[in-house]
Molecule: transfer RNA
Organism: Candidatus Spechtbacteria bacterium
RNA sequence: GGGCGUGUAGCUCAGUUGGUAAGAGCACGUCACUGAUAAUGACGGGGUCCUUGGUUCGACUCCAAGCACGCCCA
Numbered sequence: 001g002g003g004c005g006u007g008u009a010g011c012u013c014a015g016u017u018g019g020u021a022a023g024a025g026c027a028c029g030u031c032a033c034u035g036a037u038a039a040u041g042a043c044g045g046g047g048u049c050c051u052u053g054g055u056u057c058g059a060c061u062c063c064a065a066g067c068a069c070g071c072c073c074a
Stems, first nucleotide, its partner, number of pairs: 001073007010026004019057001028044005050066005
């Protein structure tokens, strides 16, 4: 330098024939239980869906450029 892939909650990820108010597990907080922890159960908080622009009535989803990371080639 060229090609491909990934980017969504603190972490690991799901969510694409574009559609109503974006989810799961773990973690975290409160409560119950206990002599006290752990485990278990209930409830709850937390996201400008990497950035910018474009298409569209409507974008996490489609298109373009950029950024970060990974793999391959040179």